[in-house]
Context: one part of a larger RNA
Molecule: small-subunit ribosomal RNA, 5' domain
Organism: uncultured bacterium
RNA sequence: GAUGAACGCUGGCGGCGUGCCUAACACAUGCAAGUCGAACGGAGCUGUCGGAGCUUGCUUUGACAGCUUAGUGGCGAACGGGUGAGUAACGCGUGAGCAACCUGCCCUUGAGAGGGGGAUAACAUCGGGAAACCGAUGCUAAUACCGCAUAAAAUAUGCAGAUGGCAUCAUUGGCAUAUCAAAGGAGAAAUCCGCUCAAGGAUGGGCUCGCGUCUGAUUAGAUAGUUGGUGAGGUAACGGCCCACCAAGUCGACGAUCAGUAGCCGGACUGAGAGGUUGACCGGCCACAUUGGGACUGAGACACGGCCCAGACUCCUACGGGAGGCAGCAGUGGGGAAUAUUGGGCAAUGGGGGGAACCCUGACCCAGCAACGCCGCGUGAAGGAAGAAGGCCUUCGGGUUGUAAACUUCUUUGACAGGGGAAGAAGGAAGUGACGGUACCCUGAGAACAAGCUCCGGCUAACUACGUGCCAGCAGCCGCGGUAAUACGUAGGGAGCGAGCGUUAUCC
Numbered sequence: 001g002a003u004g005a006a007c008g009c010u011g012g013c014g015g016c017g018u019g020c021c022u023a024a025c026a027c028a029u030g031c032a033a034g035u036c037g038a039a040c041g042g043a044g045c046u047g048u049c050g051g052a053g054c055u056u057g058c059u060u061u062g063a064c065a066g067c068u069u070a071g072u073g074g075c076g077a078a079c080g081g082g083u084g085a086g087u088a089a090c091g092c093g094u095g096a097g098c099a100a101c102c103u104g105c106c107c108u109u110g111a112g113a114g115g116g117g118g119a120u121a122a123c124a125u126c127g128g129g130a131a132a133c134c135g136a137u138g139c140u141a142a143u144a145c146c147g148c149a150u151a152a153a154a155u156a157u158g159c160a161g162a163u164g165g166c167a168u169c170a171u172u173g174g175c176a177u178a179u180c181a182a183a184g185g186a187g188a189a190a191u192c193c194g195c196u197c198a199a200g201g202a203u204g205g206g207c208u209c210g211c212g213u214c215u216g217a218u219u220a221g222a223u224a225g226u227u228g229g230u231g232a233g234g235u236a237a238c239g240g241c242c243c244a245c246c247a248a249g250u251c252g253a254c255g256a257u258c259a260g261u262a263g264c265c266g267g268a269c270u271g272a273g274a275g276g277u278u279g280a281c282c283g284g285c286c287a288c289a290u291u292g293g294g295a296c297u298g299a300g301a302c303a304c305g306g307c308c309c310a311g312a313c314u315c316c317u318a319c320g321g322g323a324g325g326c327a328g329c330a331g332u333g334g335g336g337a338a339u340a341u342u343g344g345g346c347a348a349u350g351g352g353g354g355g356a357a358c359c360c361u362g363a364c365c366c367a368g369c370a371a372c373g374c375c376g377c378g379u380g381a382a383g384g385a386a387g388a389a390g391g392c393c394u395u396c397g398g399g400u401u402g403u404a405a406a407c408u409u410c411u412u413u414g415a416c417a418g419g420g421g422a423a424g425a426a427g428g429a430a431g432u433g434a435c436g437g438u439a440c441c442c443u444g445a446g447a448a449c450a451a452g453c454u455c456c457g458g459c460u461a462a463c464u465a466c467g468u469g470c471c472a473g474c475a476g477c478c479g480c481g482g483u484a485a486u487a488c489g490u491a492g493g494g495a496g497c498g499a500g501c502g503u504u505a506u507c508c
Stems, first nucleotide, its partner, number of pairs: 001507003005504005012377006018370002020335001025333003029330003034075003039072002042069013082288003091213008101205002106201007114148001116146002123138006154179006161172004184193003214260003221251003226248006233241001263285004267278004290311005313324004341367001343366003349363001350361004380410004390401004414449001416444005424435001452497005457478003463492005473480002
C1' cells in the first nucleotide's frame, strides 16, 4: 500500500459499488419456463336468431358469433441463473489444422407441394387402487403417423476423363443404375405465415496438434486394450472409441508412475522495474447439479427445476405401495470470527412462444438491510481580551487550556416542514414508469438536530502531575515497573487521523 474481511470503541447525510471466503451440510413455504385456439377434435360459458314442448318463462334442440381451455400437435424447455466439489487434463491460455465433421431458428438462391391410407389421446362405459395412478372396450381430428407418385446440383455403385494437392486423396463436368420429399392455416381477396428437397452463407459447436501451465525422488520404474498392425463394428466425424486376430511394443532422471494441492484465463494487489502473490465482483472457457451409473427425446443433453436403476436421507401410507432433491431468488436450521428482504415491477434492456394483441421471465431493472469499500458533503462563518469563570501546573510572581467560550454580526449545505416536479418512453400517431411524488427547483424556520478514535521512552509527531512500587500492569522490536516511572493507571495538556479510528489475519 491492499482486502469479499472480522473484532473493539464511536457513528450525521448522499452517490456508486460490494455482501456465506466456513458445511458441494440438511432444507418448511412461495415463486424461478412457458407459450400458440391463425395446427386439431372436443368440452364449458355468454349472446343473437330459429324450431319443438308448453306450467309464458322455463326445458330441450339447431345454426352463427365471441370468450375460456383439459387433451393431441408445434416451438421452447440444451438459453438464461447457481456453484467450484471434481479435474495437473488438449481442462485452460495461445497459435495452427480438419483433404476427418455437425449446425434448429436466421439470410441468399434454385426447384417443388399430386393422390391416398390406417390409427390414437381427449370423450363415453366398465373395472382395479388408500393414494400415486392404471387397465379393458367403443368413437374421433390434425401442420400427429404411414405407403404410393413426381426427383436432382443429394447419396451409393460402375465406366472413361480433366485439374490440383503434404499422404490417405480433393475438386470438376459426362454417362448408366438404384434410393429418398412435402401440410396446411388466416383472410372477401390481394396476400401473409408456414411445409419439402437441394446449394451457399452466417452463427454456434465437435475433433486433432505445437508451445506454456504448482509441490514432493524420504515416490524410480510404470503399462495388458497396454503400443502398433489387419479386418469388422460404431460415430456427425478421426481414432483401441469398441471387438476378433496378429506382432511386442509404448512411457520414463529433459522426472514416467505415485502422492499432495488446485477449476484455468482476461485480469486484481504490490513493486521504479524485473518479479512476487492472487483468480471475490465483471467478462471468456471448463466441470458439476443429493451420491454413483445409464440411456431416451431432440438440430443440440447423456439434460439443475426430464426419465430409468442402485445407494444414503426425508415425507405419506389403508403396509400392498408411493413422493422428494434450493450449488435458481428470497427464506429456515446448522457450522462459523463473519456475510442481507420469505420486498416491488416487467416501465427499460434482453430472452421464450405467438401473425398480432399479448402471455411468461427471482434474467434484469429497482427498492430494503450493513460505515463492508471508494468518493463527496456537513457538524457553522467572521469579529471578539475584562486574556472571564472553572480545570491543570506552579519557583505562588505566574503559566496554560485560549479567540477557545460568553457576547455581537451573518450564513442555511445536509436533516426538518410546505409548494412545484422530471429525463429515463424507443417505434407513424396515441397510449405506456416499478423506481417515485424519487432526483431536481422554489419557499420557510432556526446555529438550530450532527465527533469520535488512537497515540505521546526511541524507532515515531506529541509532557507534566498524582497513584502504584519487579505489584498491578505495558509491549511490534529494543525494552519499561523493585518510592521522585515523559514506557503501568488516572487527570490536565499535546500529536495524528477524522465519520471514522484502532486491533487482528493475509499478500506485496